Glycine riboswitch aptamer from Xinfangfangia pollutisoli, 95 nucleotides, folded computationally.
RNA sequence: AAGACCAGAUCGGGAGAAUCCGGCGCCCUCAAGCGUCGGUGCCGAAGGAGCAACCGCCCCGGUAAACUCUCAGGCGCAAGGACCGUUCUGGCACG
Numbered sequence: 001a002a003g004a005c006c007a008g009a010u011c012g013g014g015a016g017a018a019u020c021c022g023g024c025g026c027c028c029u030c031a032a033g034c035g036u037c038g039g040u041g042c043c044g045a046a047g048g049a050g051c052a053a054c055c056g057c058c059c060c061g062g063u064a065a066a067c068u069c070u071c072a073g074g075c076g077c078a079a080g081g082a083c084c085g086u087u088c089u090g091g092c093a094c095g
Base pairs, nucleotide, nucleotide: 005091006090007089008088009087011085012084013083018040020039021038022037023036024035025034026033041075042074043073047071048069049068050067054062055061056060
């Protein structure tokens, strides 16, 4: 110095599940639409929580997920979005 790894940013891709029922408000002739509150049903890929094998100082504890739970979040579009790829910045490291 580079690479790997970690963190962040840019760009691209990125799923699932009632635009259900009722009240109120807005717009307004009505309807439709939008917002909000409540109810029930549903989804899992923000976040969060839980556990196996395995390991240990073996009472107990450590420790994983895209698995499980749905607290949170979400169920028209939009937004968000784990994860994947590209580029860049910083750290690791005057090591």

The sequence was found by an Rfam model in a public genome assembly. The model forms 90% of the base pairs in the Rfam consensus.